A computed fold for a 329-nucleotide part of an RNA from Eunotia naegelii, annotated as large-subunit ribosomal RNA, domain IV. The organism belongs to Eunotia, within Eukaryota. The full RNA is in RNAcentral, with records from ENA.
Context: one part of a larger RNA
Order: sequence, then C1' cells, then structure tokens
RNA sequence: UUGUAUUGAAGGAACUCGGCAAAAUGAUUCUGUAACUUUGGGAUAAAGAAUGACUUUAUAAGGGCAACCUUGUACUAGUUGGCACAAAAUCGGGGACAGCGACUGUUUAAUAAAAACACAGGUCUCUGCUAAUUCGUAAGAAGAUGUAUUGAGGCUGACGCCUGCCCAGUGCUGAAAGAAUAAAGGAAGAAGUUUUAGCUUCAACCUUAACCUCCAGUAAACGGCGGCCGUAACUCUGACGGUCCUAAGGUAGCGAAAUUCCUUGGCAUUUAAUUGGUGUCCUGCACGAAUGGCGUAACGACUGUCCCACUGUCUCCAAUACACACUCA
Repeated sequence: UUGUAUUGAAGGAACUCGGCAAAAUGAUUCUGUAACUUUGGGAUAAAGAAUGACUUUAUAAGGGCAACCUUGUACUAGUUGGCACAAAAUCGGGGACAGCGACUGUUUAAUAAAAACACAGGUCUCUGCUAAUUCGUAAGAAGAUGUAUUGAGGCUGACGCCUGCCCAGUGCUGAAAGAAUAAAGGAAGAAGUUUUAGCUUCAACCUUAACCUCCAGUAAACGGCGGCCGUAACUCUGACGGUCCUAAGGUAGCGAAAUUCCUUGGCAUUUAAUUGGUGUCCUGCACGAAUGGCGUAACGACUGUCCCACUGUCUCCAAUACACACUCA
C1' cells in the first nucleotide's frame, strides 16, 4: 500500500448513472394513527411515552392441615444507584407521487428474477362417446372406469366501466344450383390391316367425385380502420359544404406516453439553478379497445422522482486493531 473491522471535528448526498455501500431504525407495554379502500385492509401507518433495583398495596393460579410458600399480573405511593436500565447479543428506517404487473407463485442450474411465464376469471372453436384430441406401422394406450356444468385446443388475464366500424383480401364454416374437370363407363363416326363373324388405333358427344370456382356467413378468426379544397360581422379556428378514393375510414377512453422523430414541445409546479419528476394541453413522425382500452384498493429483493431521519458516499482525508505483504534475524 491492500484487505477486514472500529472511530472521527464542521458540514450532511455537495458523492454518484443511481444514497451503491455504510449509518440510522429495531424488543415489550401504553397512547395514538391519514389519504384511499374491493370495508377485508391500509397499520408495527405516521407520531409519542415508559422500561433498573428496593419497599408498600391489590389480585390470579398452583401447592400446603395451617402458618405460609412459588409463579404471574396490575396499580398506588415511595426510596435508591448510574453518563446511560429493551445497558450485551438477537432485533422493521419512514413518508409522498407516478409507471408496469392485480395478488401468493414460476423462470435463463453457472452474468438477466423482471414489466417476462403462470394464475383465478373472461371468451372463441372442436367434442354425442368406438367422442374430439394425442402416442403408436399395428395390436393397443392416454383422454376416462370421465359423458357437454365433460374433455381438448387458441387468445386474453383479479376486480370496476367497457369492448366501436370493416367480411374487399387471407382463413374457417355452410348449402344447394351453375361452371369446369380426373380416372372410369357408354358411344355416332373415322383410319390401318395378309380383312369382311376379326383385330388394332383415334374419337365428336353423353354420364361423373372431392378440391378449385361460384354463393352466403363469420373479426374475443389472421387482420384493417383515408386524402384534397372552401367556409362564421378584426384575426384565428372551422360546427358546415364540395369532391376523390375505400371493405370500412379510428368510436369511447387515453395521449411528448415503457409508444413523440422534430424535442430539452408549450404552460404550471418541484430546485438558487432540473435534458429529470408530476399535472395540464393535443400539433398522436408512428395510442386505441380480449395482438384488449382506461381506471384501480392490496401486493412487489421491479422502474422513475421527491422529502424526513441518518451517515466518511463526499468536501478531504485521518487514526487505531488484526491479516497478507515487505525488511532484518
């Protein structure tokens, strides 16, 4: 020097991507406890007080024939020692706002624990039993010694309010006409021939399945959800009108967002100062409704911001102990 600990004047996050790390909090009894809320919670919320030993008083349980003893609780009134009485060890830091995910749970054994997966709940499709679906060449087996409140598959993901328009494309489903067909069957006719009762070849036309086509349905199926021009008594804006295109032109709600390029958007708030945070606006490059939309109490080793407490994180480093190392023996 390094490592592991302990301590530190004044300040107290000025450190840093970020309070990372450390410090602080911590037990029991009593008081007290907000917003919000699914009325269960939130909650050990927060914020406070007390705590040793001895004497006295009351009382509970147990034991004892009894006197009384043991253990405990509570309270009153006192006494007394210490700087300090949960004297060591064990032993929550707290609060406010926002995002995401409802929650407990699961996960990349050995760089990721999460907002990812799962989940209860919702919905769609298939499934009438020798079920659908799956494994197997098969026998057979799972489903299931179950029976549509069953079983299987897909999507979404508690709860609350909701879930708009489009079936043109792709997919799926359905029905019966049409059209067009394969092999096959029938067959007018034609050709060849050393043929005439023959053989071979070609063939109009007729019959004819599924698929495809056609017709219709279906979006909690895959998916999609416009442009230009004009217009109101200053200006601006455009409720309104015109026009083109489309299957239909994005509804409710939300919105510089985990989505906003321009952008450090404008305004307000927070700071002395903020590319941050929050609220609001809407000009949404390129939100949007089960690829779910918007809220939401509780929960989270999740993410962002602020405040209190606290501190060697820092201003700015220092000392001590131990260990390694180093020098000498």